[in-house]
This is a predicted structure of a 526-nucleotide part of an RNA (large-subunit ribosomal RNA, domain I) from a Pseudomonadota bacterium. Lineage of the source: Bacteria > Pseudomonadati > Pseudomonadota. Its Rfam family is "Bacterial large subunit ribosomal RNA". Model confidence (mean pLDDT): 83 of 100.
Context: one part of a larger RNA
RNA sequence: UGCAUCUGGUGGAUGCCUAGGCAGCUGAAGGCGAUGAAGGACGUUGUAGCCUGCGAUAAGCCUCGGGGAGUCGGCAAACAGACUUUGAUCCGGGGAUUUCCGAAUGGGGAAACCCACUGCUCUUCUUUUAGAUGAGCGGUAUCCAUAUCUGAAUACAUAGGGUAUGGAAGCGAACCUGGGGAACUGAAAUAUCUAAGUACCCAGAGGAAAAGAAAUCAACCGAGAUUCCCUAAGUAGCGACGAGCGAACGGGGAUUAGCCCUUAAGCAUCACGGACCGUUAGUAGAAGUGUCUGGAAAGGCACACCGUAGUGGGUGAUAGUCCCGUAUACGAAAACGACUGUGAAGUGAAAUCGAGUAGGACGGGACACGUGGAACCCUGUCUGAACAGUCCUCUUCGGAGGACGAGGGGGGACCAUCCUCCAAGGCUAAAUACUCUCAGCUGACCGAUAGUGAACCAGUACCGUGAGGGAAAGGCGAAAAGAACCCCUGUGAGGGGAGUGAAAUAGAACCUGAAACCAGAUGCAU
Numbered sequence: 001u002g003c004a005u006c007u008g009g010u011g012g013a014u015g016c017c018u019a020g021g022c023a024g025c026u027g028a029a030g031g032c033g034a035u036g037a038a039g040g041a042c043g044u045u046g047u048a049g050c051c052u053g054c055g056a057u058a059a060g061c062c063u064c065g066g067g068g069a070g071u072c073g074g075c076a077a078a079c080a081g082a083c084u085u086u087g088a089u090c091c092g093g094g095g096a097u098u099u100c101c102g103a104a105u106g107g108g109g110a111a112a113c114c115c116a117c118u119g120c121u122c123u124u125c126u127u128u129u130a131g132a133u134g135a136g137c138g139g140u141a142u143c144c145a146u147a148u149c150u151g152a153a154u155a156c157a158u159a160g161g162g163u164a165u166g167g168a169a170g171c172g173a174a175c176c177u178g179g180g181g182a183a184c185u186g187a188a189a190u191a192u193c194u195a196a197g198u199a200c201c202c203a204g205a206g207g208a209a210a211a212g213a214a215a216u217c218a219a220c221c222g223a224g225a226u227u228c229c230c231u232a233a234g235u236a237g238c239g240a241c242g243a244g245c246g247a248a249c250g251g252g253g254a255u256u257a258g259c260c261c262u263u264a265a266g267c268a269u270c271a272c273g274g275a276c277c278g279u280u281a282g283u284a285g286a287a288g289u290g291u292c293u294g295g296a297a298a299g300g301c302a303c304a305c306c307g308u309a310g311u312g313g314g315u316g317a318u319a320g321u322c323c324c325g326u327a328u329a330c331g332a333a334a335a336c337g338a339c340u341g342u343g344a345a346g347u348g349a350a351a352u353c354g355a356g357u358a359g360g361a362c363g364g365g366a367c368a369c370g371u372g373g374a375a376c377c378c379u380g381u382c383u384g385a386a387c388a389g390u391c392c393u394c395u396u397c398g399g400a401g402g403a404c405g406a407g408g409g410g411g412g413a414c415c416a417u418c419c420u421c422c423a424a425g426g427c428u429a430a431a432u433a434c435u436c437u438c439a440g441c442u443g444a445c446c447g448a449u450a451g452u453g454a455a456c457c458a459g460u461a462c463c464g465u466g467a468g469g470g471a472a473a474g475g476c477g478a479a480a481a482g483a484a485c486c487c488c489u490g491u492g493a494g495g496g497g498a499g500u501g502a503a504a505u506a507g508a509a510c511c512u513g514a515a516a517c518c519a520g521a522u523g524c525a526u
Stems, first nucleotide, its partner, number of pairs: 001525009015511001016475002020446002022443007029435002031171002039101003042055003046079002049075003061095006070083003106115003116140007124132003142168009175206001176204005186193001190240001216223002227254005237245002258427003261354001266347002269344006277337004282330003288303005304321002306310001312324003359383007369412001389404006407422005462469002482510001485497004
């Protein structure tokens, strides 16, 4: 020096675990905000810090219920001091307080700061019918609507100005409607085309939104608002007939609801009620002992018991009968919701059954449909129609109802026939979409390099001027019983005894403890 074996060190793989995630199902909720939100800054406990809670009434105040023995939030013990069967701590309903910033709204501003005016109340001082100082409370932004007072050039007026009342604003995960609207890409290049009316921007609304009661389809048979799903069907078609795009009729389901225009269906707000129901605390809740092993019994053995409860979790190993629970049965002073009754004030609300409309020309858009034979739908410019009444009945002589008719649109160029419908006004639940959030439950989902970026004080530390990027980091033990005391040592670090414990090679650098790597011992080889 090498090889082999053993004993250790280092290291943190593996196994086991789960406090956290992921994906869903069912139900709820679907908004908060000038009565100042979301989000923050700064404070706040007897004791420094952080988190949580709270706001100068500051881990809390009042009240109404629940509950029944300890409590003064967590890391996190200790000391000190308090509260509590005259019911504390704790849980739930309602109320009060709620600094400063923030839409931030008196003005300003480099957010959490600076500086004002004005009304009222109080305080102090003075030269005391008054003034000044200080403190507290309130008001003072903009826009819109309504009402009202004023009021120029300029006579009436108007513009403008003021006051009062009411409303708006800002935030929020997705879903929705509307207004705008790409490119990469594909076409194996590229321009029409595609990607795609997607991403993104803007505006607005609701718990859903939008759509919606035929100027619709169909085909000579008929159907009967809208929305969503399955199918029809990758069909008919469109397409540098390339890449690709891609229906409808009809059929089967989900859900069903219709109405109005001299005033309605409906919607939704408020007030007062209502026996029941639900939500926000809770209550009761069956049945096992002995013995063996063991540190410990829930394990083994023996004999029992309950079950409308043998879901689940915990307890020193695996518990129906030990604990929390579970099945089941009950429960609300208060608030809210649902349902329902009455009343009030609204919305519907535009208009007078739809004229600068239908239709036409040109240019576009949108329809699966790229101008094509291209209808139908929307419209920027220019144009531009038709329309009717009659009869009967009732009549409060205003009008109302009915019948017959007239006119118009569509049926994929166009024309005729035939069929069908009534535009140019409006409302409308359900079936449908989504999940920032709450509760319960589920998983041939993960188990710490996985699962959220984040199981741990994580959108943190750290990086970046900034937009932004963005970690690592879990496990002693059943119980701290967390090692009194002694020794070496620097009043060290670390270690050796002693002690605890089932175990300390479980000692806090703590479960298990692989490999690389490093030592020591023994043997062999050189």